[in-house]
Context: one part of a larger RNA
RNA sequence: CCAAGUUUAAGGAACUCGGCAAAAUGACCUCGUAACUUCGGGAGAAGAGGUACUCUCUUUUAGAGAGUGACACAAAAUCGGGGGUAACGACUGUUUAAUAAAAACACAUGACUCUGCUAAAUCGUAAGAUGAUGUAUAGGGUCUGACACCUGCCCGGUGCCAGAAGGCUAAAAGGAGAUGUGCAAGCUUCGAAUUGAAUCCCUGGUAAACGGCGGCCGUAACUCUGACGGUCCUAAGGUAGCGAAAUUCCUUGUCGAUUAACUGUCGACCUGCAUGAAUGGUGUAACGAUUUCCCCACUGUCUCAAACUUGGACUCA
Numbered sequence: 001c002c003a004a005g006u007u008u009a010a011g012g013a014a015c016u017c018g019g020c021a022a023a024a025u026g027a028c029c030u031c032g033u034a035a036c037u038u039c040g041g042g043a044g045a046a047g048a049g050g051u052a053c054u055c056u057c058u059u060u061u062a063g064a065g066a067g068u069g070a071c072a073c074a075a076a077a078u079c080g081g082g083g084g085u086a087a088c089g090a091c092u093g094u095u096u097a098a099u100a101a102a103a104a105c106a107c108a109u110g111a112c113u114c115u116g117c118u119a120a121a122u123c124g125u126a127a128g129a130u131g132a133u134g135u136a137u138a139g140g141g142u143c144u145g146a147c148a149c150c151u152g153c154c155c156g157g158u159g160c161c162a163g164a165a166g167g168c169u170a171a172a173a174g175g176a177g178a179u180g181u182g183c184a185a186g187c188u189u190c191g192a193a194u195u196g197a198a199u200c201c202c203u204g205g206u207a208a209a210c211g212g213c214g215g216c217c218g219u220a221a222c223u224c225u226g227a228c229g230g231u232c233c234u235a236a237g238g239u240a241g242c243g244a245a246a247u248u249c250c251u252u253g254u255c256g257a258u259u260a261a262c263u264g265u266c267g268a269c270c271u272g273c274a275u276g277a278a279u280g281g282u283g284u285a286a287c288g289a290u291u292u293c294c295c296c297a298c299u300g301u302c303u304c305a306a307a308c309u310u311g312g313a314c315u316c317a
Base pairs, nucleotide, nucleotide: 001312002311003310004309005308006307007306008305010303011302014301019298027051028050029049030048031047036041038146052068053067054066055065056064057063069073081296082295083294084293086291087290088288089287093105094104110143111142112141113140114139115138121130122129123128147283148282149281150280152213153212154211157210158209159206160205161204162203163202166201167200172195173194177190178189180187181186214232215231216230217229218228241275242272253269254268255267256266257265258264
């Protein structure tokens, strides 16, 4: 010096991206226990006290009384740190075997859509098989993701569905008429009109289908703002909500709270570069080896280091 440990004055997160690591808590009994809540929880919330040994009594396992020794009696070992706030995901679960365990996947729930049974869908050239020894309260596909309150407008584009009309039209049918050759019969080659399916065009529907959801100008008796008006464009111009957000560039936005001091966090504002409703929107008790911030306790993380133990390294054999 390296590894694993032990202890440390005063301070106690000043360390650091970040309390990472360590410390602290810890068992049983008694008391006591908030907001919120889906009334189940939250909860071991938090917090406070007790615990040894001897004798006696007793409804004989943590009960009463008397006494004894300690700084220390769950005397070792084993053995929860706690609280508040916000984000995301409801939850238990699953995952990148060997850098990612998560906010990703799944999930119960909801919705759309296909399928009437020799079902749809899938595998196979086929036979056949799964679906299913099931039968629309069933099975397949897609999206969403407990629960609560909700889920606005647009069918112009793309897709899908429907449509006994019409348009364009393939093969095929058709054969007016023509070509070559031949004396001719004929053979050969070309061929107009007309008939003619689906698709497509066309006409409608459909957004919990893919998706989309505006400008400019003026206006109220201080000013500002603009309920109101005009105009252009559009298929329709973003509703309810939420909002500097896992989304905000400008930005360390502005105000408030927290700190002596905060690019942080929380609560508001709305000027949303570029929020927004099952590509789900907004809330939400419980839950989480998730993420952010704050507080208590605790500490060698640090101020600032020190000493020691064991094993290496090192030197010699």
The part of an RNA shown here (large-subunit ribosomal RNA, domain IV) has 317 nucleotides and comes from a marine metagenome. The coordinates come from a structure-prediction model, not an experiment, and the mean pLDDT is 88. The RNAcentral record of the full RNA draws on SILVA.